Background
The prediction has a mean pLDDT of 82. This is a predicted structure of a 72-nucleotide RNA (transfer RNA) from an Aggregatilineales bacterium. Its Rfam family is "tRNA". It is annotated as a transfer RNA.
RNA sequence: GGGGGCGUAGCUUAAUGGGAGAGCACUUCGUUUGCAACGAAGGGGUUGAGGGUUCGAAUCCCUCCGCCUCCA
Numbered sequence: 001g002g003g004g005g006c007g008u009a010g011c012u013u014a015a016u017g018g019g020a021g022a023g024c025a026c027u028u029c030g031u032u033u034g035c036a037a038c039g040a041a042g043g044g045g046u047u048g049a050g051g052g053u054u055c056g057a058a059u060c061c062c063u064c065c066g067c068c069u070c071c072a
Stems, first nucleotide, its partner, number of pairs: 001071007010024004018055001026042005048064005
């Protein structure tokens, strides 16, 4: 330098064009002498950045950034 893959909550991840979700973690409450476990409720996301297509984009297209991998 070129090809391919990945980027979504603190972490691991789902969602193949229409309500952004789950598990763990976190906060509060209940249960306990206390802790753990369990149960209930709750907070937390400009979906890596910018632009485009579309009535509508995490999803399709372009550019850039970062990581992994292959080739040279």
Lineage of the source: Bacteria > Bacillati > Chloroflexota > Anaerolineae > Aggregatilineales.